[in-house]
Model confidence (mean pLDDT): 86 of 100. This is a predicted structure of an 82-nucleotide RNA (c-di-GMP-I-GGC riboswitch aptamer) from a Clostridiales bacterium. The sequence is in RNAcentral, with records from Ribocentre.
RNA sequence: CACGACAAAGGCAAACCAUUGGAAACGAUGGGACGCAAAACUAUAGGGCCUUUCCGAAAGGAGUGGCAGCCAGUCGCCGAAU
Numbered sequence: 001c002a003c004g005a006c007a008a009a010g011g012c013a014a015a016c017c018a019u020u021g022g023a024a025a026c027g028a029u030g031g032g033a034c035g036c037a038a039a040a041c042u043a044u045a046g047g048g049c050c051u052u053u054c055c056g057a058a059a060g061g062a063g064u065g066g067c068a069g070c071c072a073g074u075c076g077c078c079g080a081a082u
Base pairs, nucleotide, nucleotide: 002082003079004078011036012035016031017030018029019028020027021026034069040074041073042072046071047070048067049066050065052063053062054061055060
């Protein structure tokens, strides 16, 4: 450095519910745990997906917004086996 333990110390929190913001996707707070070795951060480094407006017969194109627990980039706890 890779790697990921029936290890240690811890951490985070899906769905759903309540309240709330939003046109929506979705976000925030509280509850709640499906899970997570990065479920930490990054959305103008990149891909992908979702929402919505306009144009278009359609395919699609151009904008608005969102998702990091989709892939990914960056930093990081511990030290079994290899």